This is a predicted structure of a 538-nucleotide part of an RNA (small-subunit ribosomal RNA, 5' domain) from an uncultured bacterium.

[in-house]
Context: one part of a larger RNA
RNA sequence: UGAACGCUGGCGGCGUGGUUAAGACAUGCAAGUCGAACGUGAUUUUUUAAAUAGAAGCCUCGGUGGACAUUUAGAAAUGAAAGUGGCAAACGGGUGCGAAACACGUGAGCAAUCUGCCCUAAAGAUCGGAAUAGCUCGGAGAAAUUCGAAUUAAUGCCGGAUGUGAUAACAGCACGCAUGUGUGAGUUAUUAAAGCUUGAGAUGGCGCUUUAGGAGGAGCUCGCGGCCUAUCAGCUUGUUGGUGAGGUAAAGGCUCACCAAGGCUAAGACGGGUAGCUGGUCUGAGAGGAUGAUCAGCCACACUGGAACUGAGACACGGUCCAGACACCUACGGGUGGCAGCAGUUUCGAAUCAUUCACAAUGGGGGCAACCCUGAUGGUGCAACGCCGCGUGAGGGAUGAAGGCCUUCGGGUCGUAAACCUCUGUCACCAAGGAGCAACAAGCCGGUUCAUAGCCGGCCCUGAGUUAACUUGGAGAGGAAGCAGUGGCUAACUCCGUGCCAGCAGCCGCGGUAAUACGGAGACUGCAAGCGUUACUC
Repeated sequence: UGAACGCUGGCGGCGUGGUUAAGACAUGCAAGUCGAACGUGAUUUUUUAAAUAGAAGCCUCGGUGGACAUUUAGAAAUGAAAGUGGCAAACGGGUGCGAAACACGUGAGCAAUCUGCCCUAAAGAUCGGAAUAGCUCGGAGAAAUUCGAAUUAAUGCCGGAUGUGAUAACAGCACGCAUGUGUGAGUUAUUAAAGCUUGAGAUGGCGCUUUAGGAGGAGCUCGCGGCCUAUCAGCUUGUUGGUGAGGUAAAGGCUCACCAAGGCUAAGACGGGUAGCUGGUCUGAGAGGAUGAUCAGCCACACUGGAACUGAGACACGGUCCAGACACCUACGGGUGGCAGCAGUUUCGAAUCAUUCACAAUGGGGGCAACCCUGAUGGUGCAACGCCGCGUGAGGGAUGAAGGCCUUCGGGUCGUAAACCUCUGUCACCAAGGAGCAACAAGCCGGUUCAUAGCCGGCCCUGAGUUAACUUGGAGAGGAAGCAGUGGCUAACUCCGUGCCAGCAGCCGCGGUAAUACGGAGACUGCAAGCGUUACUC
């Protein structure tokens, strides 16, 4: 150190966790939302009318009466499922394949550019039309799906009008070294739109169109900087430049036609190898060296290769088309798929976690809002993987007990260590309480106000985690120590066994009968919930 392995293992906080195969993937989820844009409308409930049938009750027994039920038609509410339409899906999340490049970092530039939503400001929003999905009917197919007919709506589509403006052309004026830029009551041409909704009431709310400015974002250009290799020395034909055209939001050989013959290179071109870059991280007194996991910025990629469509934005991880490999379904005619999202499986490997909870908070998308969605995120779980903190008890206690080991057999040592006495209660355990993360928005009330706008104040609502943090009480020393070493380097020594055997070993080297070096024991040393070993870096 993103570590692994061996032995061992009490608790907590904060982090970290497929470095190998960008190998292959079962299953579930990860991007939806809007009914206040639109037409339909399953189901359920209520209700009106008509028809059928006719119960109870009443009486002069034949009528009266009309409940419940069924059918048809209508109205009101509910609003499953799918569809048209809008916005989002280009964010967020993953990975590091490729790329030695304006990819990144840094500093400049665009008089060569675009920009949905958002903010500020100005102006507008008129009259019409034709379709189509869905639904219904009919057909093909195993399925995926698809064909035909009839019919219908819109903030979908199309045409006309208007033009504050905008764009283009032409002329004027000002500025600029210049390609040009700006301006204005100039002339001509082109160019917009959509409604929905609350309410008693609009100067209400949300939208729509055009334009100017802003914010944030994106595109492009240039200077400088950061790998190895000369056992790679010459490279280049759209190549270098010009004129013109096309193309783009935009400069440009970006592309094309023609013309010229240029351009780069020992300050390393061209080729080969390797590699995401950076803030940072590790190490070091520093200078440097190594590195680019987690977190943050940028880039690249989304089974492999290619392409465009839609759109403000993509040449688009969970979109489309084509080709390929692989896998799956099949009624053999044909179809389907893409975890380098979160979990999870398999393979590989020394090696890397749960098919968990919640949208309560933060943030994002949609919506007027309520709210819905969100494997982003917030939590929990697993792993001593790392760092940090705490504990495994404290005080007293000598006949220096027993026992082990050593012994010169006197004793020494483990050792105040234990027993025993007196205490404490961290952590773990049991019981009870238990703040904060919650503020909003919405709703209700009040104030301001023309106002149901906006703003201000009050009340109320909302917790996955949470059986948590923390506090109080209870019980009881009870549940909690190992690993490596002891010849020198290097802190720490004796006995027994073995006998160049068995073995040790980072280096020097130990072992052939008194081994402080092998194996065991006791003692000791070091570190400690860890300790050693291995690999790599300084």